[in-house]
RNA sequence: GAGCCUGUAGCUCAGCUGGAUAGAGCGCGAGCCUUCUAAGUUCGAGGCCGUGGGUUCGAAUCCCACCAGGCUCG
Repeated sequence: GAGCCUGUAGCUCAGCUGGAUAGAGCGCGAGCCUUCUAAGUUCGAGGCCGUGGGUUCGAAUCCCACCAGGCUCG
């Protein structure tokens, strides 16, 4: 330098061919339970989906550029 893959909550990830309010598990906070802790159980907070543009009535999803990480080739 070229090609490919990945980037979504604190962490690990899902989100099928664009569609209506963006989700799960773990973690975190609170309640219940328990002598206490853990476990169990209920509820809750937390994201402008890597950045910036474009297409579209509508974009996490499609297109372009860039950034970061990984793999391969030279």

The prediction has a mean pLDDT of 80.
This is a predicted structure of a 74-nucleotide RNA (transfer RNA) from a Candidatus Heimdallarchaeota archaeon.
The organism belongs to Candidatus Heimdallarchaeota, within Archaea.
Rfam family: tRNA. It is annotated as a transfer RNA.